A computed fold for a 73-nucleotide RNA from a soil metagenome, annotated as transfer RNA.
Its Rfam family is "tRNA". By type it is a transfer RNA. Rfam's curators write: Transfer RNA (tRNA) molecules are approximately 80 nucleotides in length.
The prediction has a mean pLDDT of 81.
[in-house]
RNA sequence: GGCCCUGUAGCUCAAUCGAUAGAGCAGCGGUUUCCUAAACCGGAGGUCCCGUGUUCGAAUCACGGCAGGGCCA
Numbered sequence: 001g002g003c004c005c006u007g008u009a010g011c012u013c014a015a016u017c018g019a020u021a022g023a024g025c026a027g028c029g030g031u032u033u034c035c036u037a038a039a040c041c042g043g044a045g046g047u048c049c050c051g052u053g054u055u056c057g058a059a060u061c062a063c064g065g066c067a068g069g070g071c072c073a
Base pairs, nucleotide, nucleotide: 001072002071003070004069005068006067007066010025011024012023013022028042029041030040031039049065050064051063052062053061
């Protein structure tokens, strides 16, 4: 330098076909217990890496950039 993959909650990841963004764990509150742990219940937490465009409508499509990984030179 060229090509490919990835970027979504604090962490690990879904959502693939364009139509209100979800799960597990962590954290918070509660029940239980003499106390703690475990178990169970509840609610909270997101400019979907950034910008521009396409579209009635974009996490999703196009283009450009940034970051991480891989292959080739």